[in-house]
Context: one part of a larger RNA
RNA sequence: UUGCAGUUAAAAAGCUCGUAGUUGGAUUUCGGGACGGCACGGUUGGUCAUCCGCAAGGCAUGCCACUGGCUGCGUUGUCCUUCUUCGCGAAGACCACGUGUGCUCUUAAUUGGGUGUGCAUGGAAUUUGCGACGUUUACUUUGAAGAAAUUAGAGUGUUCAAAGCAGGCUGGAGCUUGAAUACAUAAGCAUGGAAUAACGGAAUAGGACUUUGGUUCUAUUUUGUUGGUUUGUGGAACCGAAGUAAUGAUUAACAGAGACAGUUGGGGGCAUUCGUAUUUCGCUGUCAGAGGUGAAAUUCUUGGAUCUGCGAAAGACGAACUAAUGCGAAAGCAUUUGCCAAGGAUGUUUUCAUUGAUCAAGAACGAAAGUUAGGGGAUCGAAGACGAUCAGAUACCGUCCUAGUCUUAACCAUAAACUAUGCCAACUAGAGAUUGGAGGUCGUUACUUAUACGACUCCUUCAGCACCUUAUGAGAAAUCAAAGUCUUUGGGUUCCGGGGGGAGUAUGGUCGCAAGGCUGAAACUU
Numbered sequence: 001u002u003g004c005a006g007u008u009a010a011a012a013a014g015c016u017c018g019u020a021g022u023u024g025g026a027u028u029u030c031g032g033g034a035c036g037g038c039a040c041g042g043u044u045g046g047u048c049a050u051c052c053g054c055a056a057g058g059c060a061u062g063c064c065a066c067u068g069g070c071u072g073c074g075u076u077g078u079c080c081u082u083c084u085u086c087g088c089g090a091a092g093a094c095c096a097c098g099u100g101u102g103c104u105c106u107u108a109a110u111u112g113g114g115u116g117u118g119c120a121u122g123g124a125a126u127u128u129g130c131g132a133c134g135u136u137u138a139c140u141u142u143g144a145a146g147a148a149a150u151u152a153g154a155g156u157g158u159u160c161a162a163a164g165c166a167g168g169c170u171g172g173a174g175c176u177u178g179a180a181u182a183c184a185u186a187a188g189c190a191u192g193g194a195a196u197a198a199c200g201g202a203a204u205a206g207g208a209c210u211u212u213g214g215u216u217c218u219a220u221u222u223u224g225u226u227g228g229u230u231u232g233u234g235g236a237a238c239c240g241a242a243g244u245a246a247u248g249a250u251u252a253a254c255a256g257a258g259a260c261a262g263u264u265g266g267g268g269g270c271a272u273u274c275g276u277a278u279u280u281c282g283c284u285g286u287c288a289g290a291g292g293u294g295a296a297a298u299u300c301u302u303g304g305a306u307c308u309g310c311g312a313a314a315g316a317c318g319a320a321c322u323a324a325u326g327c328g329a330a331a332g333c334a335u336u337u338g339c340c341a342a343g344g345a346u347g348u349u350u351u352c353a354u355u356g357a358u359c360a361a362g363a364a365c366g367a368a369a370g371u372u373a374g375g376g377g378a379u380c381g382a383a384g385a386c387g388a389u390c391a392g393a394u395a396c397c398g399u400c401c402u403a404g405u406c407u408u409a410a411c412c413a414u415a416a417a418c419u420a421u422g423c424c425a426a427c428u429a430g431a432g433a434u435u436g437g438a439g440g441u442c443g444u445u446a447c448u449u450a451u452a453c454g455a456c457u458c459c460u461u462c463a464g465c466a467c468c469u470u471a472u473g474a475g476a477a478a479u480c481a482a483a484g485u486c487u488u489u490g491g492g493u494u495c496c497g498g499g500g501g502g503a504g505u506a507u508g509g510u511c512g513c514a515a516g517g518c519u520g521a522a523a524c525u526u
Stems, first nucleotide, its partner, number of pairs: 004497001006495001007478002012494001014365001016363002021358003026250001031081008040072008048062003051058002085132007094123003098119008136198003139193002142190002151182002155165002167176003208244012255355001256352003260347002263344002268340004274318002278314006285307001289300002326333002370411006380404001384400004422493003426485002429469002434464007443456003473480002499526003508519004
């Protein structure tokens, strides 16, 4: 590993990117033929047996025995199509031709035929030696090799057994049998296979094969001998030329990427603009209360509170529309308008051609709170103060209010960051809505006189957010179209859990200004 789990029991990193790693679509020899072996059938004969017949013989019967022909199907083997390369040697079944010779037939005739044998030449299946050069592995078969003891296991009455490797027969010499076998995995060696999975080849042809020319190097033999030079011949390397060929690029994945088209969205950034409310302030009117609460009080108030009206300023926020609707990787995103770059889905008889998927290390983003330095401070409001309540109240209720809440520049990196459900791919079931695109279509609507666009109705399709009903599925159940396709267990890949506490603690490392984050035990206890 075979073979566990991860919604709620322990558990999927907050989210995306990404290197190593792991894994990765389809396609190229399918098929046909020949000759055998074996088994089982069908059909038709012969020998044989039985029956009929005196005999000749027989449209007779058989499947017990032997044997032949034709044919079918299954299985198996060899060969061909479809070459285990080339060169130099050795052996060489066999074939062709020439020649000598023996036998036999034949001829006028060693004239011709057949057959046997010896020699020479050429070809040649096959075997073998050496050299040159060959795509390479995984996988699988068989074999050799693999210490013994152990293990499994054969034989054997240690009295049984665990053991041991003994023993048995005759009983006087003596004779005789065992001490098997299996397993022995990675790797290595040899060997058959060629499915599956990798890898390689010809695209700027520096490609293959054939012929030919040249350049350089080198070596042996032959020219009577020795030496030298050149040529020729053999080999190697390089540079050309011509010819031969079906000359050489698989397809275009309901894989991916790019281009293009019309769109779509509360996606992002910067600027701009609007809205009411709140608070404060100014002016104004009125007059005794106002606030607040379960009830009160703290609090404000003839120096005019609260309330009414008219304005101004500030900072925040963006109601209703607002939905099981949209967008975004998540966090998240809602006044108008402009600018900037980006994204998804759809459409496509567009391009490339495996470019893909998931991911240790590493990186970007990451609510709120918090930190640093500025700005701003309307509202709300940790801490704090007070009023109540209460047995007490360091709370819930009320009044005030600091930090904060807003913004800029930098940190921090955590949340019930939740769908408590990793990502990619395939399949398994019905219905109706809805968002975005595309396609179709009798029809409706506004202008009227038909149209065209637009908005609707209806149908189809792709991609979304969800919902409903059912499970011959799953589950401990709640429930779930995924949490199904799981003991009938293997699609790919990553992370992570192993009783409760101690403990996300201690210690170490690392990051951070800090707060703290990441990594992360044990003793002990139960």
The part of an RNA shown here (small-subunit ribosomal RNA, central domain) has 526 nucleotides and comes from Corallium rubrum. RNAcentral holds the full RNA, with entries from SILVA. The source organism's lineage runs through Eukaryota, Cnidaria, Anthozoa, Coralliidae and Corallium.